Context: one part of a larger RNA
């Protein structure tokens, strides 16, 4: 390189948007660039094949013809497909309208239990903690009961195999603003689409900078235990942090270890949202059923797979585009570069070894 792969063996970027590129529905006009056919020219010799000649023969050599030279150029024709071009179409895509569901986002306001502190009242000797203890705490009145004030964090039950979001993620209530989705209608545009190298944006926890805040929890640290030791597990304290505002950082087992899009492919069950239809009805925003579209699950046919398993939500059958892989270690290390305040991130080898 050809070929083969990427759930678990090496390998799907954390996620989305999107530039170039690649790919692209249906009918039609023209063109003839790609494509196909024909003709002409050219495509060195040697080598190859055939025939003949010649060295006595052979190998060799010479001559003639063919072939090879898979190509290039010019001219002529064809027009199915691709390209370019003309004019259309509506199924893809988008817009619009209708009612709908949702922990989707941002901001503001309000609430609730618990916890802690402080103050008042009651009350008296322990409390706390553990396998057992001790450190700790308490007669300057604790723990406990009750009333009040303040504070920060959080949002039980409902809760689900549920829902929403591109992913990270999102859960008290109300309001405002913003975004997306499915369904139904078929009013408009008329291929406007798919993917996406570079690029941009978003991106848990922890970390960093500045300023606030600090109830609880709690790396580090200190003390008490345990132990041969115990820089741990257990207990008592407790600083950063956790919370808010403005920035930085850009990583995770960022996982379904499964890239996105389109079409096709036998069934059962559950559940969420929408439309249609049927039955019942206490006429309720009620109950049940049939079928359909979209989602979330589960069992499994064909098929696939090394198997585990997957199976209309594919790891099936096909197509388009992208990313990535090529024995283990050295190593996600070294070096250079870019980014960052730093921590570090991205990119990323080799010698050597096996």
């Nucleotide at each position: 390189u050809u070929g083969g792969g990427u759930c678990u063996a090496a390998a799907a970027c954390a996620u989305u948007c999107g530039u170039a590129g690649c790919u692209u529905g249906u009918c039609u006009u023209g063109u003839a660039a790609g494509u196909u056919c024909c003709u002409u020219g050219u495509g060195a010799a040697a080598u190859u094949c055939u025939a003949a000649a010649u060295c006595u023969u052979a190998a060799g050599u010479u001559u003639a013809g063919a072939g090879c030279g898979u190509g290039c150029a010019a001219g002529g024709a064809a027009u199915a497909c691709u390209g370019c071009u003309u004019g259309g179409c509506u199924u893809g895509a988008g817009a619009c309208c209708g009612g709908a569901a949702g922990a989707a986002g941002c901001a503001a306001g309000a609430a609730g239990u618990a916890c802690g502190a402080c103050g008042g009242a009651g009350g008296u000797a322990g409390u706390g903690g553990u396998a057992a203890a001790a450190u700790a705490u308490g007669u300057u009145a604790a723990u406990c009961u009750u009333c009040g004030u303040c504070g920060g964090a959080c949002u039980a039950a409902c809760a689900a195999c549920a829902g929403c979001g591109a992913a990270g993620g999102c859960a008290u209530c109300u309001u405002g603003c913003u975004a997306g989705u499915a369904c139904g209608g078929a009013u408009c545009u008329g291929a406007c689409a798919g993917u996406g190298a570079g690029g941009a944006a978003u991106g848990a926890a922890g970390g960093c900078u500045a300023g606030g805040g600090u109830c609880g929890c709690g790396a580090a640290a200190c003390g008490g235990a345990u132990u041969a030791g115990a820089u741990a597990c257990c207990c008592g304290u407790g600083u950063a942090g956790u919370c808010c505002u403005a920035g930085c950082a850009g990583u995770a087992a960022a996982c379904a270890c499964u890239g996105c899009u389109u079409a096709c492919u036998g069934a059962a069950c559950a559940u969420u949202g929408g439309g249609a239809c049927c039955u019942c009805c206490u006429c309720g925003a009620g109950a049940g059923g049939u079928g359909u579209c979209a989602g979330u699950g589960c069992u499994g046919u064909a098929g696939a797979g090394a198997a585990g398993u997957c199976g209309a939500a594919g790891a099936g059958u096909a197509a388009g585009c992208u990313a990535c892989c090529u024995g283990g270690g050295a190593a996600g290390u070294a070096u250079a570069g870019u980014c960052g305040c730093a921590a570090g991130a991205c990119c990323g080898a080799a010698a050597c070894u096996u």
Annotation:
The part of an RNA shown here (small-subunit ribosomal RNA, central domain) has 354 nucleotides and comes from a Candidatus Omnitrophota bacterium. It matches the Rfam family "Bacterial small subunit ribosomal RNA". Rfam links the family to the GO terms structural constituent of ribosome and ribosome. The source organism's lineage runs through Bacteria, Pseudomonadati and Candidatus Omnitrophota.